[in-house]
Context: one part of a larger RNA
């Protein structure tokens, strides 16, 4: 030039403060690590592995481990030979066998020439051989892709000065900003990637359309927008307006821009989103894929049954429930939003305490279904107790899915009723419709969710400030470093 300082000056981020909930104790669920085992496949390792790859291991998945089979192979081209009524592939019985297979039987072969002798073609099987095949090595050869610093405010380049020369310079310097955003001044002038903008969504309006959607006025209807009817409101989903420091007033260098106001649904980037500059980390991935090389080839490859992947003195991560009265329990009762259905969501009706079972009606869905939202409201009831908290373990009997639930699912009933009375050092997330709390859906998926990725309801308290802890940006200075 860099890069580093326990060197200085500026300036910022839930980075500390101010503050609300938590982790860090118990019990379980998930992931590691260790240990242990025939095998517990592998891979990921501070921040940036560890409810990660896996958007769901009972078989299967599976790569792993015993055992039992095949060898031109489970799969792809191709070539020589042989066979295919002298019964061949396929199908389908039978027997042996845990299945993969293996031995046997029955059915059982297409088109075209033809001198009827076969010949060509196609299809199949065999036997040889070219190859197939590998989740083996190597992520420090690679390529794609991804994570991080970071949505940090930077990274360059031309021509031009300067400098022998590495380079400088522009990019520094005064203001400003969320920005290398703008403004000014400047041996600079200009340009690219990057910030923004343009893109989706949310929040106001209009306009077009009105059915599956609505329902103000009118008329029927016991009652339901049930019906006529409307298409005003809600609403859908198309196209448009609407915000731009655009308007006043103070600051300020007359400049950018700040500060307060008007109007306005909405203000100074309105709120989230998507979008990752040059590069850093020989950062991750040869087990998504592709790929040199290099090894394996009666096997490291290919098929089968069981078994692991779910083991359990123990450590560590992230979560769920809880330790109760701002709660638990019983009755009653109100209000969502995203999405998802044909091998499907399944209304009702009966039957069971229940999970569930029979019937079945509408629906490929603004129409029917999942689909009663829970917190909440109102009565009632416990009275501070290891309890009418807490629900973990076990013991019984059930239910579902599935060829099968023992190794190892999920889910109801009945009984059991464990630790635990807010959790030591430490430490983590969060600035508004967020924390925090309640519950709903999807997607993987036969079945299995405290995880995930989404949706709506209720809905705070706190920020003096910028010395301290971390990370970072610019300027500067010191260097025994490159």
């Nucleotide at each position: 030039u860099g890069a580093c300082g326990g060197g200085g000056g500026c300036c910022c981020g839930c980075a500390c403060a101010a503050g609300c909930g938590g982790u860090g104790g118990a019990g379980c669920a998930u992931g590691u690590g260790g240990u242990u085992u025939a095998a517990u496949u592998c891979g990921a390792a501070g921040c940036a592995a560890c409810g990660c790859g896996a958007a769901g291991a009972a078989c299967c998945u599976u790569a792993c481990c015993a055992g039992g089979g095949c060898u031109u192979g489970a799969c792809a081209u191709c070539a020589a030979c042989c066979g295919g009524a002298u019964g061949u592939a396929a199908u389908u019985c039978a027997u042996g066998g845990a299945g993969a297979c293996a031995u046997g039987g029955a059915u059982g072969a297409u088109u075209c020439c033809u001198u009827c002798g076969g010949g060509a073609a196609g299809c199949u099987g065999g036997u040889u051989g070219a190859c197939a095949g590998g989740u083996g090595g190597u992520g420090c050869a690679u390529g794609g892709u991804u994570g991080u610093c970071g949505u940090c405010a930077g990274c360059u380049c031309g021509u031009g000065u300067c400098g022998u020369g590495a380079g400088a310079u522009g990019u520094u310097g005064g203001g400003u900003u969320a920005a290398g955003u703008c403004c000014c001044g400047c041996a600079a002038c200009g340009a690219g990637c990057g910030c923004a903008a343009c893109c989706c969504u949310u929040a106001c309006c209009u306009u077009u359309a009105g059915u599956u959607g609505c329902c103000a006025u009118c008329a029927c209807g016991c009652a339901a927008g049930g019906u006529g009817g409307g298409c005003a409101c809600u609403c859908u989903a198309a196209a448009g307006g609407g915000a731009c420091u655009g308007c006043c007033a103070g600051u300020g260098a007359u400049a950018a821009a700040c500060u307060g106001g008007a109007g306005g649904a909405a203000g100074g980037u309105g709120g989230g989103g998507a979008u990752g500059a040059c590069g850093u980390c020989a950062a991750a991935u040869c087990a998504u894929c592709a790929u040199g090389c290099c090894c394996c080839u009666u096997a490291u490859g290919u098929c089968c049954u069981g078994g692991g992947c779910u083991a359990c003195a123990c450590a560590c991560g992230u979560g769920c429930u809880a330790c109760a009265a701002u709660g638990g329990c019983g009755c009653a009762u109100a209000c969502a939003a995203c999405g998802g259905g044909c091998a499907g969501c399944g209304a009702c009706a009966g039957g069971g305490u229940g999970a569930c079972c029979u019937g079945a009606a509408g629906c490929g869905a603004a129409u029917c279904c999942c689909u009663u939202a829970a917190a909440g409201u109102g009565c009632g009831u416990c009275c501070c107790a290891g309890u009418u908290c807490g629900g973990a373990u076990c013991g019984g009997a059930g239910g579902c899915u599935g060829c099968a639930a023992c190794u190892c699912g999920c889910c109801u009933c009945c009984g059991u009723g464990a630790a635990g009375u807010c959790g030591g050092a430490a430490u983590c997330g969060c600035u508004a419709g967020u924390a925090a709390u309640c519950g709903c859906g999807g997607g993987u998926c036969a079945g299995c969710a405290u995880a995930c990725c989404g949706c709506g309801g209720u809905g705070a308290a706190u920020a003096c400030g910028u010395u301290c802890c971390c990370g970072g940006g610019c300027c500067u200075u010191g260097u025994a470093c490159a």

This is a predicted structure of a 482-nucleotide part of an RNA (small-subunit ribosomal RNA, 3' major domain) from a Bacillota bacterium.
The prediction has a mean pLDDT of 84.
Taxonomically the source falls in Bacillota (Bacteria, Bacillati).